A computed fold for a 76-nucleotide RNA from Methanocaldococcus sp. FS406-22, annotated as transfer RNA. RNAcentral holds the sequence, with entries from ENA. Rfam family: tRNA. By type it is a transfer RNA. From the family's description: Transfer RNA (tRNA) molecules are approximately 80 nucleotides in length.
RNA sequence: GGGCUCGUGGUCUAGUGGCUAUGACGCCGCCCUCACAAGGCGGUGGUCGCGGGUUCGAAUCCCGCCGAGCCCACUA
Numbered sequence: 001g002g003g004c005u006c007g008u009g010g011u012c013u014a015g016u017g018g019c020u021a022u023g024a025c026g027c028c029g030c031c032c033u034c035a036c037a038a039g040g041c042g043g044u045g046g047u048c049g050c051g052g053g054u055u056c057g058a059a060u061c062c063c064g065c066c067g068a069g070c071c072c073a074c075u076a
Base pairs, nucleotide, nucleotide: 001072002071003070004069005068006067007066010025011024012023018056026044027043028042029041030040031039049065050064051063052062053061
């Protein structure tokens, strides 16, 4: 330098054009307990990496950039 895959709450993750972006863990409050853990109930948090485009409508499609991983090439 070239190619491929990926980037979504604090962490992991579903979502491949249309309902209010899904679930788990975590965190907070309450119940339970002498207390802690486990358990039950309720709650919490997202510029969907950044910018632009296409579209009536974009996390999803297209372009550029940034970052991560893998492969190839060059460099002695």